[in-house]
Molecule: transfer RNA
Organism: Candidatus Daviesbacteria bacterium
RNA sequence: GCCGGUGUAGCUUAGUGGUAAAGCAGCAUUUUCGUAAAAUGAAGAUCGACAGUUCGAUUCUGUCCACCGGCU
Numbered sequence: 001g002c003c004g005g006u007g008u009a010g011c012u013u014a015g016u017g018g019u020a021a022a023g024c025a026g027c028a029u030u031u032u033c034g035u036a037a038a039a040u041g042a043a044g045a046u047c048g049a050c051a052g053u054u055c056g057a058u059u060c061u062g063u064c065c066a067c068c069g070g071c072u
Base pairs, nucleotide, nucleotide: 001071002070003069004068005067006066007065010024011023012022013021018055027041028040029039030038048064049063050062051061052060
């Protein structure tokens, strides 16, 4: 330099055009002499960035950024 893949909550993942979902972690409450475990509840992401297509984009297209892999 060329090609491909990945990017969604603190972490691990789902979501193939129509209100972004869950597990773990964290928080609150209950239970306990106390802690842990358990149960219940609430909260947490403008979906890597900028444009384009569309009535509507996490999703489709382009460029860029970061990471991973291959080729030279």